[in-house]
Molecule: Bacterial RNase P class A
């Protein structure tokens, strides 16, 4: 310079008008709706979406409901250690699998406990003789040799994703873990690491032996459901239940009695409605300090939508990288996946050139 790697930050600016939205002052103590609690109106200046507000896939907080205490059953997670409020997430290793490398990428316990599938092709898909390869015996030809029966035999073909450990020799009739070295596996001693694992030896001839568990299933562990439309509280109306008063009040009735209906308290269940849940938080931001690290502790500062049919908009100059990309909170946090015009920074890496 060029290709490439990993990770970070930005997400159009600024001004001017108009326009929305809670919440603070001011004003006013008013006017509208409402039974009431309450809501709405005016004015001022500030404040007002994201990196993903998303998908709602995970785990937590909170909230109600269930809960001695243990099984079944579902459902999840599955090399080691550690962060952590907790995770299936995040940091650090182990082994594997990619890449000259920088790195990146694994759902990474068990098919030596059972069971199930493995299309097509292959003789045969699990304890395999179709070719072949080799002996014997018969038999045919003039010979080499061809047929045929019986026996051996996994060395080589062939099929397939996979053929019953590789591969080199020794050995054989021709083969073969029959037998030896490496290599793989199974057992197993030392040594180093907390661990996963890694080094070095030794033993076993390998009938433990194709795959596959995001297939039943074992094993370990791990989980109560439900979800702010949770829940709490206030509560017109209207059921329902006590109490008082019959010297209330109405109608029947001349008047008593007696009858029907209203009536005041109160308790209680609660619809409509409202109120609180609600944004001060495992919260940001800046230094310190321990940790490789993720994180944790201290120690200053800051206060940063809270709506309930739901606000961030437009339009106007004018600058850039020049129609600006994906997208728009609704309880609140960690995450993790997908989506994005571009635009800058920083580390490494491999190549090339010039000192």
């Nucleotide at each position: 310079c060029a290709a490439g790697u990993a990770a970070a930050a930005c997400a159009g600016g600024u001004a001017a008008u108009c326009g929305c939205a809670g919440a603070u002052g001011c004003a006013g103590g008013c006017g509208c709706c409402g039974a009431a609690a309450g809501g709405c109106g005016g004015c001022a200046g500030a404040u007002g979406a994201g990196g993903a507000a998303a998908g709602u896939c995970c785990g937590g907080g909170c909230u109600u409901c269930a809960c001695a205490g243990g099984g079944c059953a579902g459902a999840g997670u599955g090399c080691c250690g550690g962060a952590u409020a907790a995770c299936g997430u995040c940091c650090g290793g182990u082994g594997g699998a990619g890449g000259c490398g920088a790195c990146u990428c694994c759902a990474a316990g068990g098919c030596c406990a059972g069971u199930g599938c493995a299309a097509c092709a292959g003789a045969a898909a699990u304890g395999a003789a179709c070719c072949g390869c080799u002996u014997a015996a018969g038999u045919c030809u003039c010979u080499u040799g061809g047929c045929u029966u019986a026996a051996g035999u996994a060395a080589g073909g062939g099929u397939g994703g996979a053929a019953g450990g590789g591969c080199a020799g020794u050995g054989u009739a021709a083969g073969a873990g029959a037998c030896u070295a490496c290599c793989g596996c199974c057992c197993u001693g030392c040594c180093g690491g907390u661990a996963a694992c890694g080094g070095c030896g030794g033993g076993g001839g390998c009938a433990c032996a194709u795959g596959u568990a995001a297939a039943c299933c074992c094993c370990a562990c791990u989980c109560g459901a439900a979800g702010c439309a949770a829940a709490a509280c206030c509560g017109u109306a209207c059921a329902g239940a006590g109490a008082c008063a019959u010297u209330g009040u109405g109608g029947c009735g001349g008047c008593c009695c007696g009858u029907c209906a209203c009536g005041u308290c109160u308790c209680g269940g609660g619809u409509a409605g409202g109120u609180u849940g609600c944004u001060u938080g495992a919260a940001c931001c800046c230094g310190c300090u321990g940790g490789u690290a993720a994180c944790a502790g201290c120690g200053g500062g800051u206060c940063u939508a809270g709506a309930u049919a739901g606000a961030u908009g437009a339009u106007u100059a004018u600058c850039c990288a020049a129609u600006g990309a994906c997208a728009u909170a609704a309880c609140c946090c960690g995450g993790c996946u997908u989506a994005u015009c571009g635009u800058u920074u920083u580390g490494c890496u491999u190549g090339u050139g010039u000192g």